[in-house]
Context: one part of a larger RNA
RNA sequence: CGCAGGAUAUUUGAGAGGAGCUGACCUUAGUACGAGAGGACCGGGUUGGACGAACCACUGGUGCAUCGGUUGUCAUACCAAUGGCACGGCCGAGUAGCCAAGUUUGGAAGGGAUAAACGCUGAAGGCAUCUAAGCGUGAAGCCCCCCUCAAGAUAAGAUAUCCCAUAGCACAAGCUAGUAAGACCCCUUGAAGACGACAAGGUGGAUAGGACAAAGGUGGAAGUGCGGUAACGCAUGUAGCUGAUUGUUACUAAUAGGUCGAGGG
Numbered sequence: 001c002g003c004a005g006g007a008u009a010u011u012u013g014a015g016a017g018g019a020g021c022u023g024a025c026c027u028u029a030g031u032a033c034g035a036g037a038g039g040a041c042c043g044g045g046u047u048g049g050a051c052g053a054a055c056c057a058c059u060g061g062u063g064c065a066u067c068g069g070u071u072g073u074c075a076u077a078c079c080a081a082u083g084g085c086a087c088g089g090c091c092g093a094g095u096a097g098c099c100a101a102g103u104u105u106g107g108a109a110g111g112g113a114u115a116a117a118c119g120c121u122g123a124a125g126g127c128a129u130c131u132a133a134g135c136g137u138g139a140a141g142c143c144c145c146c147c148u149c150a151a152g153a154u155a156a157g158a159u160a161u162c163c164c165a166u167a168g169c170a171c172a173a174g175c176u177a178g179u180a181a182g183a184c185c186c187c188u189u190g191a192a193g194a195c196g197a198c199a200a201g202g203u204g205g206a207u208a209g210g211a212c213a214a215a216g217g218u219g220g221a222a223g224u225g226c227g228g229u230a231a232c233g234c235a236u237g238u239a240g241c242u243g244a245u246u247g248u249u250a251c252u253a254a255u256a257g258g259u260c261g262a263g264g265g
Base pairs, nucleotide, nucleotide: 001152005163006162007161008160009159010158011157015149016148017147018146021049022048023047024046025045026044027043033038051106052105053104054103055102059100060099061098062097066093067092068091069090070089071086072085073084074083075082076081110144111143112142117137118136119135120134164264166177167176168175169174182260183259184258185257186202187201188200189199190198207253208252209251210249211248212247213246214245216242217241218240223236224235225234226233227232
């Protein structure tokens, strides 16, 4: 821009893409078959491999500043306590998120038309013949069925609901303006994201931050007291600190405002 007014939701599916794999064991049954050796079809069940998808309750990985330990040095006048730098200085753990080695799950079943092949009826050609007319069976393959996208499918689909028939200029079916429903700009943000987009909100508000409470993590803070010559240990005390998680709470910031947007054969 189009889809013969303007919108908001919900959809149909022409078409396109994805998937399509397979082993072993048990049973049927040591049956059918076979002199024996051996040893099934058909059917039923169990459990794997590789591949794909989703997820983070479990097992774990990471987790660049969450907690602790510790070396050197500099600084806060000094002690103590802290901070900076040294690959996050090094080391031990680790929430959320992300992830696999973790968990869950998929291939199925079914229908249609067929290939090779196997048949029925059957002439040409008194017989025979699956074929010439006609009718069947038949595959991991084909088309459906399953999953995803999808009306720019210009053949532009459908359903529901909302907005309405203002003003000016032209009178052929136009132009312009302010509006309606609605949308956007702008702002607070996000398990959404390169940017757009998508999603949640904008005071009639829990959208983000903060605060409070909790979860989880770390692992027992500082100060003081006690013990020890001291290094240090014990008590106060499941201590102190704590990024992303959960809940509550308008304290802070989403203020104010602007733009677009129908008049219909």
This is a predicted structure of a 265-nucleotide part of an RNA (large-subunit ribosomal RNA, domain VI) from Variimorphobacter saccharofermentans. Its Rfam family is "Bacterial large subunit ribosomal RNA". Rfam links the family to the GO terms ribosome and structural constituent of ribosome. Lineage of the source: Bacteria > Bacillati > Clostridia > Lachnospirales > Variimorphobacter. Model confidence (mean pLDDT): 89 of 100.